RNA sequence: GUGAGCGUAGCCGAGCGGUCAAGGCAUCUGACUGUGGAUCAGAAGACCGCGGGUUCGAAUCCCGCCGCUCACCCCA
Numbered sequence: 001g002u003g004a005g006c007g008u009a010g011c012c013g014a015g016c017g018g019u020c021a022a023g024g025c026a027u028c029u030g031a032c033u034g035u036g037g038a039u040c041a042g043a044a045g046a047c048c049g050c051g052g053g054u055u056c057g058a059a060u061c062c063c064g065c066c067g068c069u070c071a072c073c074c075c076a
Base pairs, nucleotide, nucleotide: 001072002071003070004069005068006067007066010025011024012023018056027043028042029041030040031039049065050064051063052062053061
């Protein structure tokens, strides 16, 4: 450089055009407990890498850019 894939809460991760974007871990509160842990109950937390476009409607489709990963090519 070329091609492909990926980018969703602190971390992992579902979602594949149409109810207020699952779930797990972690965090916070309470119960329990001599304390802690474990367990149980509850709560907060993302509008989806950034910017545009299509659409009545987009995390979900299209374009550009950024970042990461893989393969290939060139140079050393």
A computed fold for a 76-nucleotide RNA from an Anaerolineae bacterium, annotated as transfer RNA. Its Rfam family is "tRNA". Rfam describes the family as follows. Transfer RNA (tRNA) molecules are approximately 80 nucleotides in length. By type it is a transfer RNA.